[in-house]
Context: one part of a larger RNA
RNA sequence: UCAUAGUUAAGGAACUAGGCAAAUUAGUCCUGUAACUUCGGGAGAAAGGACGCCCCGAGCAAUCGGGGCCGCAGAGAAAUGGCCCAGGCGACUGUUUAUCAAAAACACAUGGCUUUGCUAAAUCGAAAGAUGACGUAUAAGGCCUGACACCUGCCCGGUGCUGGAAGGUUAAGAGGAGAGGUUAGUCGCAAGGCGAAGCUUUGAAUUGAAGCCCCAGUAAACGGCGGCCGUAACUAUAACGGUCCUAAGGUAGCGAAAUUCCUUGUCGGGUAAGUUCCGACCUGCACGAAUGGUGUAACGAUCUGGGCACUGUCUCAGCCACGAGCUCG
Numbered sequence: 001u002c003a004u005a006g007u008u009a010a011g012g013a014a015c016u017a018g019g020c021a022a023a024u025u026a027g028u029c030c031u032g033u034a035a036c037u038u039c040g041g042g043a044g045a046a047a048g049g050a051c052g053c054c055c056c057g058a059g060c061a062a063u064c065g066g067g068g069c070c071g072c073a074g075a076g077a078a079a080u081g082g083c084c085c086a087g088g089c090g091a092c093u094g095u096u097u098a099u100c101a102a103a104a105a106c107a108c109a110u111g112g113c114u115u116u117g118c119u120a121a122a123u124c125g126a127a128a129g130a131u132g133a134c135g136u137a138u139a140a141g142g143c144c145u146g147a148c149a150c151c152u153g154c155c156c157g158g159u160g161c162u163g164g165a166a167g168g169u170u171a172a173g174a175g176g177a178g179a180g181g182u183u184a185g186u187c188g189c190a191a192g193g194c195g196a197a198g199c200u201u202u203g204a205a206u207u208g209a210a211g212c213c214c215c216a217g218u219a220a221a222c223g224g225c226g227g228c229c230g231u232a233a234c235u236a237u238a239a240c241g242g243u244c245c246u247a248a249g250g251u252a253g254c255g256a257a258a259u260u261c262c263u264u265g266u267c268g269g270g271u272a273a274g275u276u277c278c279g280a281c282c283u284g285c286a287c288g289a290a291u292g293g294u295g296u297a298a299c300g301a302u303c304u305g306g307g308c309a310c311u312g313u314c315u316c317a318g319c320c321a322c323g324a325g326c327u328c329g
Base pairs, nucleotide, nucleotide: 001324002323004321006319007318008317010315011314014313019310027051028050029049030048031047036041038147052069053068054067055066056065057064058063070074082308083307084306085305086304087303088302089300090299094106095105111144112143113142114141115140116139122131123130124129148295149294150293151292153225154224155223158222159221160218161217162216163215164214167213168212169211173207174206178202179201180200181199182198185194186193187192226244227243228242229241230240253287254284265281266280267279268278269277
C1' cells in the first nucleotide's frame, strides 16, 4: 500500500450522478393502526409496551397472579422486516438477452376484427400421410388491444380487403381471309415466265377467363384528421363574419408530458439556496382515443423527488485483527 473483517469523540448525507456501500430495524405476545379502496385489502401500516432468575399462591398441566433479586444490557449468542409521503410506467403472479441490459420490453386474463360448415380453414410434406382433433362455430387459425372504471369522435380521396358485373382492355387456345416456298404441267429458239394437286412457312377478321380499368361497401383494415383576414363602448381577446383548400379538417379527455425546440417557459409549493420534483396555466416546435385516450386500489430486486430513523458516505481521519505485498532466512 492492497484485500477482508471490527471499532470510534463531536457532527449526521455536509459524501456522491445517486444514501452506492455500511448502519439502523429484526423474534414472540399485548395494545394500537391513516389516506385511499375493486370492500378483498392497505396492514407486520405507522406508533407504543412486555420478555431473565428466585419464592409463594392457583391449576392435572400448559400457564397465570403476587412478592423479591442481579446486571450497562433478560428475544443477554446465532439466525431474524428500516419506515413514511408523492409522482411516472406497467393492472397483477409470471417470462426474457446461458456469458455486460430483468425493464416501462414479452406474456397475461379482457375486448375487437377476420378466416373456417368438416376430407374445415391454417400448417408440414415430392407424395402417402400427419398436426389441427379422435375437436365441430360456446370450436379452431390469423391480426390487434392488454385487469378494472368511464369511453373510444370525423374521414372510404389514396393503399388493402370484400362484393358486383354492363362496358373497355386482355393470354394460350380455336379460327384460317390472305401471302410466300417447292413443282407435274404449260408457254417460249433460249434466257426465262406462268403454275394445279400435295407438302411446307407465315398469317388478317372473328372467338377467347381471371386480372386491371370501372361501380359500391369497409377504419378495434394500412392510414389521415388545414390556412389566411377582419370583428365587442379602455386595452386585450374573439363567442361572430369573410375567403381559399380538403376525403375529412383533431371531438371527449389529457397537456412544458418517457412527447415542449425556444426552456432553467410563467405562477404556486417544498429548500437558507431547487436546470430535478409536485400542483397549476395552455403559446400542444411535434398529445389524442384498441398503432387505444383518461383515471385507478393492489402489486414491482422498476424509475423519479422528498422526509424520519440510522450510520466512517463525508468533515478527517485514528485504532485493531487476519492475509498478501516488502525485507531477512
Overview:
Predicted 3D model of a 329-nucleotide part of an RNA (large-subunit ribosomal RNA, domain IV) from a bioreactor sludge metagenome. The RNAcentral record of the full RNA draws on SILVA. Rfam family: Bacterial large subunit ribosomal RNA. The coordinates come from a structure-prediction model, not an experiment, and the mean pLDDT is 88.